[in-house]
Context: one part of a larger RNA
RNA sequence: CUGGGCGUAAAGCGAUCGCAGGCGGCCAACCUAGUCGGGUGUGAAAGCCCUGGGCUCAACCCAGGAAGUGCACUCGAAACUGGUCGGCUUGAGUUCGGGAGAGGGAAGUGGAAUUCCUGGUGGAGGGGUGAAAUCCGUUCAUAUCAGGAGGAACACCGGCGGCGAAGGCGGCUUCCUGGCCCGAUACUGACGCUCAUGGUCGAAAGCGUGGGGAGCAAACAGGAUUAGAUACCCUGGUAGUCCACGCCGUAAACGAUGUUUGCUAGGUGUUGGAGGUAUUCACCCCUUCAGUGCCGCAGCUAACGCAUUAAGCAAACCGCCUGGGGAGUACGGCCGCAAGGCUAAAACUC
Numbered sequence: 001c002u003g004g005g006c007g008u009a010a011a012g013c014g015a016u017c018g019c020a021g022g023c024g025g026c027c028a029a030c031c032u033a034g035u036c037g038g039g040u041g042u043g044a045a046a047g048c049c050c051u052g053g054g055c056u057c058a059a060c061c062c063a064g065g066a067a068g069u070g071c072a073c074u075c076g077a078a079a080c081u082g083g084u085c086g087g088c089u090u091g092a093g094u095u096c097g098g099g100a101g102a103g104g105g106a107a108g109u110g111g112a113a114u115u116c117c118u119g120g121u122g123g124a125g126g127g128g129u130g131a132a133a134u135c136c137g138u139u140c141a142u143a144u145c146a147g148g149a150g151g152a153a154c155a156c157c158g159g160c161g162g163c164g165a166a167g168g169c170g171g172c173u174u175c176c177u178g179g180c181c182c183g184a185u186a187c188u189g190a191c192g193c194u195c196a197u198g199g200u201c202g203a204a205a206g207c208g209u210g211g212g213g214a215g216c217a218a219a220c221a222g223g224a225u226u227a228g229a230u231a232c233c234c235u236g237g238u239a240g241u242c243c244a245c246g247c248c249g250u251a252a253a254c255g256a257u258g259u260u261u262g263c264u265a266g267g268u269g270u271u272g273g274a275g276g277u278a279u280u281c282a283c284c285c286c287u288u289c290a291g292u293g294c295c296g297c298a299g300c301u302a303a304c305g306c307a308u309u310a311a312g313c314a315a316a317c318c319g320c321c322u323g324g325g326g327a328g329u330a331c332g333g334c335c336g337c338a339a340g341g342c343u344a345a346a347a348c349u350c
Base pairs, nucleotide, nucleotide: 003322004321005320006319007304008303012318014201015200016199017198021194022193023192025088026087027086029084030083031082033081034080035077036076037075038074039073040072041071042070049065050064051063052062053061054060091191092188093187094186095184096183097182098181099180103177104176105175106174107173108172109171110154115149116148117147118146119145120144121143125136126135162169163168206247207246208245209244210243211242215241216240220236221235222234223233258317259316260315261314262313263312266295267294268293269292270291271290272289273288274287275286276285299306300305323350324349325348332343333342334341335340
């Protein structure tokens, strides 16, 4: 010496399940594959190294030795890894009793509002903007009252609140269903962690078939603005947005921070639970577990900042990076109805 890294410089797969693989708690016995020690054999010659010698020296050459880090066999050791067997309960799981929740799926249902239709009142404007105009209106609009139709979204509660692996989830009721937290004893006895390939889920937009269509609104049309205005503003408006089924598989899929485990000052909010003190109770106060925020020590960091929800100190496993452009492109392959996605270069150039 036997790389260094990945919050923002290049770099954490969007998420999850999980086969192979890698890694794996405490105690005892045995085995000895790994491991360690001894011995034997082998490890051609030349060369390298050491000693001595020969050419007047050297290069060169000759003789002897050492070395050859390796392999095989054999004898031994048993701490560690591994294997076998037995045991344990702290990791993991099961059971019981409670608890919170926009977690998911299906069916039903409610009110406000927009739009449209019918009718009544009413009679000249309305709408829109910086100002206007396009536009709507005497075939009676806007406004207002009553009735009706239909679609979509759920004000207040609502909260750096909650739930979910992530994407994400918000009126109410019922049914089906997943996960989580707390408390308690009993049970199983390492059953665990991670995970290449693979499987599944995966916002919005987009695609296919069929429905639906109130509002909004790419495209498009018109009116303005402007030097122009393929925009921003206005009047309209179709896909789409909604539903069912099937695709697509992407994102600033972000905490730009992979998952798991242990350890390392505190302070202060808040959500769910348990216990205690006190008590008339709602509270308050103290302790503790799980989550979610803010501040902050040590430590870390290029700095910003992070700081028991780590970016600190360690361990296990996976993914990824290796100057900018060319390029997440070409070619090939796989996937897709297509759009395109995944994998992924080089020449050349700075």

Predicted 3D model of a 350-nucleotide part of an RNA (small-subunit ribosomal RNA, central domain) from a metagenome.
Its Rfam family is "Bacterial small subunit ribosomal RNA".